[in-house]
RNA sequence: UCCCGACAAAGCCAAACCCUUUGUGAGAAGGGGGCGGAAAGCGGCGGGUCUUCAUUGGGAAGAUGGCCGAGCUGCCGAA
Numbered sequence: 001u002c003c004c005g006a007c008a009a010a011g012c013c014a015a016a017c018c019c020u021u022u023g024u025g026a027g028a029a030g031g032g033g034g035c036g037g038a039a040a041g042c043g044g045c046g047g048g049u050c051u052u053c054a055u056u057g058g059g060a061a062g063a064u065g066g067c068c069g070a071g072c073u074g075c076c077g078a079a
Stems, first nucleotide, its partner, number of pairs: 004077002012037002017032006035066001041072002045069003048064006
């Protein structure tokens, strides 16, 4: 350094649910909350799922990075 990931240390993030705002919607933002997470950091590139619109058929526009793969970056250091 890489692989790897401790009932290690220091910090970090924050599911469901509740409140407010926002979007036709999937959802998003803020506050509370804490199920979990070693990339639950970043970006919708590929796949999946979901929404709206359209449609004879073929589609279009979106949502999700806490669904998976790949990419970029990154804290700590026992075995």